[in-house]
Context: one part of a larger RNA
RNA sequence: UUCCGCUGUUAGGAGGAUAGCUAGGCUCAACCCGGCGAAGAAGGGCGUGACAAGCUGCGAUAAGCUCAGGCGAGACGCACGUAGUCUUUGAACCUGAGAUUCCCGAAUACGACUUCGUCUUGAAUCCGAAAGGAUAGCGAACGCAGGGGAUCGAAACGUCCUAGUACCUGCAGGAAAAGAAAUCAAUUGAGAUGCCGUGAGUAAGAGCGACCGAAAUCGGCAGAAGGCAAACUGAAUCUGGCUUUGUAAGAAGUUAGAGAUGUGGUGUGUAGACGGUCACUAACGUCCGAUCUUUUCAACCCGAAGUCUCCUGGAAAGGAGUGCCUCAGAGGGUGAAAGCCCCGUAAGGGAAAGAAAGAGGACCGAGACCAGUUCUAGAGUAGUGUCUCUUGGAAAUGAGGCAUGAAUGGGAGGCAACGACUUCCAACCUUAAAUACGUGUUGAGACCGAUAGCGUACCCAGUACCGUGAGGGAAUGCUGAAAAGAACUCUUAAUCGAGAGUUAAAAGAGCUUGAAACCUAACAGUU
Numbered sequence: 001u002u003c004c005g006c007u008g009u010u011a012g013g014a015g016g017a018u019a020g021c022u023a024g025g026c027u028c029a030a031c032c033c034g035g036c037g038a039a040g041a042a043g044g045g046c047g048u049g050a051c052a053a054g055c056u057g058c059g060a061u062a063a064g065c066u067c068a069g070g071c072g073a074g075a076c077g078c079a080c081g082u083a084g085u086c087u088u089u090g091a092a093c094c095u096g097a098g099a100u101u102c103c104c105g106a107a108u109a110c111g112a113c114u115u116c117g118u119c120u121u122g123a124a125u126c127c128g129a130a131a132g133g134a135u136a137g138c139g140a141a142c143g144c145a146g147g148g149g150a151u152c153g154a155a156a157c158g159u160c161c162u163a164g165u166a167c168c169u170g171c172a173g174g175a176a177a178a179g180a181a182a183u184c185a186a187u188u189g190a191g192a193u194g195c196c197g198u199g200a201g202u203a204a205g206a207g208c209g210a211c212c213g214a215a216a217u218c219g220g221c222a223g224a225a226g227g228c229a230a231a232c233u234g235a236a237u238c239u240g241g242c243u244u245u246g247u248a249a250g251a252a253g254u255u256a257g258a259g260a261u262g263u264g265g266u267g268u269g270u271a272g273a274c275g276g277u278c279a280c281u282a283a284c285g286u287c288c289g290a291u292c293u294u295u296u297c298a299a300c301c302c303g304a305a306g307u308c309u310c311c312u313g314g315a316a317a318g319g320a321g322u323g324c325c326u327c328a329g330a331g332g333g334u335g336a337a338a339g340c341c342c343c344g345u346a347a348g349g350g351a352a353a354g355a356a357a358g359a360g361g362a363c364c365g366a367g368a369c370c371a372g373u374u375c376u377a378g379a380g381u382a383g384u385g386u387c388u389c390u391u392g393g394a395a396a397u398g399a400g401g402c403a404u405g406a407a408u409g410g411g412a413g414g415c416a417a418c419g420a421c422u423u424c425c426a427a428c429c430u431u432a433a434a435u436a437c438g439u440g441u442u443g444a445g446a447c448c449g450a451u452a453g454c455g456u457a458c459c460c461a462g463u464a465c466c467g468u469g470a471g472g473g474a475a476u477g478c479u480g481a482a483a484a485g486a487a488c489u490c491u492u493a494a495u496c497g498a499g500a501g502u503u504a505a506a507a508g509a510g511c512u513u514g515a516a517a518c519c520u521a522a523c524a525g526u527u
Base pairs, nucleotide, nucleotide: 005526006525007524008523009522010521011520012519013518019512020478021477024448025447026445027444028443029442030441032440033438034437035138036137043104044103045102046059047058048057050082051081054078055077065098066097067096068095069094070093074086075085076084109118110117111116119122124135125134126133127132142173143171144170145169146168147167153160157207183190184189194221195220196219197218205211225430226429227428228378232265233264236263237258238257239256240255241254242253243252244251245250271376272375273374274372275370276369277368278367285363286362287361288360291359292358293357294356295355296354300349301348306322307338308321309320310319311318323340324339325329331343332342333341383404384403385402386401387400388399389398409425410424411423412422413421465472466471485511488499489498490497
C1' cells in the first nucleotide's frame, strides 16, 4: 500500500409490516317467526348452456314453462369473449299463484348398494264392515322423561364432592313443564302455577371435613279457571254409509252399528243429591266463512330545494361569494369532503289470492233462597314396618321394592303418642299469559377490521391436505376516476428488455401504501 473484514452513507433488490379501506364476522333486540315429510322431506347423485371445466340456477317442459301484478329500455347468471337471438304487440328483472320436478334417500312392489336391475304396479303396523284414514324420517338450541359416568376436590382415600353434570335413549311443542290446595301460615291471616328480585350463602345437611344448601314472607311480571266418578234419573244418547237441504258450520230422513259391564241429563264449591219456594229462553261459550264491511301483508309508486359565479385542481362535493328546501340536515354513491347531482330519507299510496276482526249464520241452553229424616263424595289407596335411591329435609323431602293394611269421616300443621285449636279434602282429568331457546327474518352497535373478527370476507371451506378410521383441518382481500389493461418500432427462437404511447400519477396487472430482518453495488472511514 492492497485484498478480506468491520462501520457508515447513497442507490437498488428482496420482503410484506404499518396506515387507510371492507365485501365478512361478532354481539344485542323484537310479542317478528318457529317447522318440513308417503301429495315422497332434509340431504345427495346424475344431468341441463351454441361454444361450458367450476360455482349458481333448474330438472328430460332442465340458467328454465304458464298466469296475475309491478317496472319501463334494454336483456341473454358469476363471466367484461365470439356467434346468434329476444325486446315498447312491453323483454330482462322483481313480487304473488301455479305447472314440470330424472335417480338415491324414511325409501315403502321385489332385489341390490354397481345412486342400479326386474316385473304382475305395489311395503309394514294400527283404526275401520267397507270406502277410507293414521304412523314413520329430518331439524340449531330450548323442554319433559328413562338411564347415567370419570377426571377433579377432599392437599392420600373409601362415605362425600365433581353431579343427577357430561353423555346415551325416548317423546313433544312453538314453547315445554307446572297448575286451581288432603297448600301455606300461626292465633292476625293468605288464596292455582310459572318467572325475576329479596329472604340468603340464612335455616338445614355433611368422614359436622371438603363442601353443599332451601322454603315461607315481602316487592314485581302475568293473571283464569273449568270438566269428570258417585248420589238421583234410566236410552231421553252417540257414530259410519246413503238421500234431501245449506257456501259452510249444521239440520232432517233412512239404514247399519255402539251402548243396561250404563250412552245422555244432573252434579263437582265444603258441598252435592233428595224436598220446598221464586225466577224464565237469552246471555256466556264453541263453530262456519258463500256474501258484505274494516284492517293487515308484495314487488313497487309518489316524494321539496343550486348542479349559480369565481379560484385551486386530472376531476369539485373543497375555498370565496350569493341563493333555496325541510314532517326530508338517516345513510350510501358520484373523478377529493354534496340537505338542494343520483339512489334514498320524512310524509303519503299500493293485493287477484291469503290472514285477522266484525256484520251475518249454526249449535248449545243459566240461576237464587230455605230446611235437615235419608243418600253420595276416587282402596291394595292413606297409614305402618323394613331395605334402597334421592333431597337442604334433620326421627320432620320425595320415590321405589318387599310385607302389612284403614275410615265415615279423613289428611296436615318440621320428634312420637293423646287431647285441644287452626287449616285443607288425597288416592280422576284439562287449562292461556308472564318464562326458555335461535335453524331463520328484520334492525341496531362506545364490537373486530384480513396473524383481528366465525374454522371459512362473492377469495368455489368443512374445501385443499392429513389419517385405515373415528376424526383433524388450513392459506390466499385492495391497478385505476375510467381499461384508457400499453398500438407501433428495436431486440429475442420466444420471453425478458429498450423506446414509443395511455394516465393526474405507471399505480403495469404476483398491480394502494411499501417498515425491518436479509442481499448487491458505489463511495467514505478504519486495523

Model confidence (mean pLDDT): 81 of 100. The part of an RNA shown here (large-subunit ribosomal RNA, domain I) has 527 nucleotides and comes from a Candidatus Nanoarchaeia archaeon. Lineage of the source: Archaea > Nanobdellati > Nanobdellota > Candidatus Nanoarchaeia. Its Rfam family is "Archaeal large subunit ribosomal RNA".